[in-house]
Molecule: c-di-AMP riboswitch aptamer (ydaO/yuaA leader)
Organism: Geodermatophilus sp. TF02-6
RNA sequence: GGCCGGACGCCGCCGAGUCGUGCCCGCACCGCGGGCGUGAGCCGGGGACCCACCGCAGUACCGGGGUGAAUCCGCACCCCCGAGCGCCGCUCGGGGGUCCGGUAGGGCACCUUCCCGCCCGAACCCGUCAGCUAACUCGGUAGGCGGCCACGGAAGGAACG
Repeated sequence: GGCCGGACGCCGCCGAGUCGUGCCCGCACCGCGGGCGUGAGCCGGGGACCCACCGCAGUACCGGGGUGAAUCCGCACCCCCGAGCGCCGCUCGGGGGUCCGGUAGGGCACCUUCCCGCCCGAACCCGUCAGCUAACUCGGUAGGCGGCCACGGAAGGAACG
């Protein structure tokens, strides 16, 4: 000087996912980390009266519900089911999947609004069961990222220990 690895520190973002504390363990040891608990704060589910729903008919076959911004629409292709026909092929309808495009909606450093720009528009859970819902009751308190500038511009606020 280079490379690799470890332990931290600071400023932030999405998200409910923060803080205190008891016991035990570990360590680089008076601090930090982990495990099991317990409080506060925050978040979610179940759960009365009242209210809502509870009416008829048709199609298909794939129950219904929850957290979350993450819904819905369309093109093309593939698969399944039903029906019809000029019958092994075609057409129509429904459902599922893939890909692409859009979209309700959501995020981007004090707050709101406007403009501009950049992104997300997932995933998971319950298990045949749940509308709302006071009392009551049951759970969660994770994970993933960014940091030399789009941390943009304007107006009005707030704050400036």